[in-house]
RNA sequence: GGGCCCGUGGCGUAGCCUGGAUAGCGCGUCGGGUUGCGGACCCGAAGGUCGGGGGUUCGAAUCCCCCCGGGCCCA
Numbered sequence: 001g002g003g004c005c006c007g008u009g010g011c012g013u014a015g016c017c018u019g020g021a022u023a024g025c026g027c028g029u030c031g032g033g034u035u036g037c038g039g040a041c042c043c044g045a046a047g048g049u050c051g052g053g054g055g056u057u058c059g060a061a062u063c064c065c066c067c068c069g070g071g072c073c074c075a
Base pairs, nucleotide, nucleotide: 001074002073003072004071005070006069007068010027011026012025013024020058029045030044031043032042033041051067052066053065054064055063
C1' cells in the first nucleotide's frame, strides 16, 4: 500500500442481506415480593439513538461515501 471481517446500554448478543412505526434478548445494577438473614425464584424499573461525519430517501442500526478503532490475510 491492497483486500476481508468486526464496532449496537456497564458486559455479551440479535436485528443489517430484503429500509418502516416506542431498537429486542441474556447477564449485571437498582427497587419490591419471598426468606430468620442471604442465595435461588417471582414482579417492576433505570440504562443504548446503533464507533464519528456526510449523502440518498417521506423514512436509515439497515443503502452509498469518507474517517476512527480492533482483528485476519496479501504485498